[in-house]
RNA sequence: GCGGAGGGCCGGAUGACCGCGUGGCCGCUUGCCGCAAGGGAAGGGGCCGCGAGGAAAGUCCGGACUCCAUGAGGCAACGGUGCCGGGUAACGCCCGGCGGGGGCGACCCCAGGGAAAGCGCCACAGAGAACAGACCGCCUCCCGCUUGCGGGUGGCAAGGGUGAAACGGUGGGGUAAGAGCCCACCGGGGGGCUGGCAACAACCCCCGCAUGGCAAGCCCCACCGGGAGCAAUGCCGAAUAGGGAUCGCGCGCGGGGAAACCCGCAGGGCCGCCUUGCCCCAGCAGAUCCGGGUAGGCAGCUUGAUCCGGCCGGUAACGGCCGGGCCAGAGGAAUGGUCAUCCAUCCGGGAGCAAUCCCGGGGGACAGAAUCCGGCUUACAGGCCCUCCGCGCGG
Numbered sequence: 001g002c003g004g005a006g007g008g009c010c011g012g013a014u015g016a017c018c019g020c021g022u023g024g025c026c027g028c029u030u031g032c033c034g035c036a037a038g039g040g041a042a043g044g045g046g047c048c049g050c051g052a053g054g055a056a057a058g059u060c061c062g063g064a065c066u067c068c069a070u071g072a073g074g075c076a077a078c079g080g081u082g083c084c085g086g087g088u089a090a091c092g093c094c095c096g097g098c099g100g101g102g103g104c105g106a107c108c109c110c111a112g113g114g115a116a117a118g119c120g121c122c123a124c125a126g127a128g129a130a131c132a133g134a135c136c137g138c139c140u141c142c143c144g145c146u147u148g149c150g151g152g153u154g155g156c157a158a159g160g161g162u163g164a165a166a167c168g169g170u171g172g173g174g175u176a177a178g179a180g181c182c183c184a185c186c187g188g189g190g191g192g193c194u195g196g197c198a199a200c201a202a203c204c205c206c207c208g209c210a211u212g213g214c215a216a217g218c219c220c221c222a223c224c225g226g227g228a229g230c231a232a233u234g235c236c237g238a239a240u241a242g243g244g245a246u247c248g249c250g251c252g253c254g255g256g257g258a259a260a261c262c263c264g265c266a267g268g269g270c271c272g273c274c275u276u277g278c279c280c281c282a283g284c285a286g287a288u289c290c291g292g293g294u295a296g297g298c299a300g301c302u303u304g305a306u307c308c309g310g311c312c313g314g315u316a317a318c319g320g321c322c323g324g325g326c327c328a329g330a331g332g333a334a335u336g337g338u339c340a341u342c343c344a345u346c347c348g349g350g351a352g353c354a355a356u357c358c359c360g361g362g363g364g365a366c367a368g369a370a371u372c373c374g375g376c377u378u379a380c381a382g383g384c385c386c387u388c389c390g391c392g393c394g395g
């Protein structure tokens, strides 16, 4: 210098003017309450403080909080997680390690428990896809002849071919040709021992090899899990309508009775419908009171697993101690606009060997809180910093 790997950070700056949300303070105007001092409401001003994010997003996991359900525990079902150790309030997150795969390397990727519990599946191609198989092929013997071919009998699976996968691989010996048939190494299985908390690894011995893959198929094993969500939930609470209680006025038709009341008939309620029986009731733009709900208001609401700095422990994630800070809390949603200067950067022109400078113009992404946290994932113009790897050149 070129190419690459990992991590962290910023994500326009300053000023002026106008405007918005919210909190505090102080005047003004107009009502209300009060004898007054004063209190309180509405409207409109002034000053001061604060006013989006690294993802506020997707709402995919995990919690806090609230209500509902629940005597406790277990089992089953359903859903989720899945190497080991640690962190954490918790997690499917994070850190460290192990194993496997990729890369020359820095480093990256992995739903990574169990396939000798059982069931199921393995398309197409291929002769054969699970205790398999012989299409081409190799070899012995026999027959025929055209003497290297055809047919038959038997032996075989090295080589070819199919496939994602062909019942260990490479090399040598051996053989008619072959084959763990035999040997060495690799792979695999079993045992021992050592190291490690563990996953696991190293070493030694034995076994000729004895059961291919899929569990993001059923399943088995271990662990975890009640449901709904701030439109949760709690409190205050009009007007109108409706409900209840008391009072006031009134209270079907016929008969008896002075009246109270009695008898008969008709209606309604007791509510899935019908019949029967028992019981109860009847109307009102009336007055007063009570309780529920709605509109609306208040709380929940932002001081918190919080942020910044220092020290200590830990490889790290993270934890502890000390000091300091307060950082939107609206309620359909404010956080904006204009101008000027500057900055990263781009385009055009000019100067200069070059670094660079001057003039003019353009120009800053993704996106926006809505109860609050911890994560993950996704989007993002441009820029800065740190560490490391490979190659080339120079000293």
Base pairs, nucleotide, nucleotide: 001391002390003389004388005387006386007385008384009383010382012342013341014340015339016338017337018336020051021050022049023048024047025046026045028043029042030041032039033038053366057377058376060375061374062373063372064371065229066228067227068226078225079224080223081222082221083097084096085095086094087093098112099110100109101108102107113220114219118218119217120214121213122212135160136159137156138155139154141152142151143150144149145148168186169185170184171183172182173181187209188207189206190205191204192203194201195200233299234298235297236296243290244289245288246287247286248284249283252265253264254263255262256261267281268280269279306325307324308323309322310321311320312319313318343364345362346361347360348359349358350357351356

Source information
The RNA shown here (Bacterial RNase P class A) has 395 nucleotides and comes from Paracoccus methylarcula. Lineage of the source: Bacteria > Pseudomonadota > Rhodobacterales > Paracoccaceae > Paracoccus. It matches the Rfam family "Bacterial RNase P class A". Rfam's curators write: Ribonuclease P (RNase P) is a ubiquitous endoribonuclease, found in archaea, bacteria and eukarya as well as chloroplasts and mitochondria.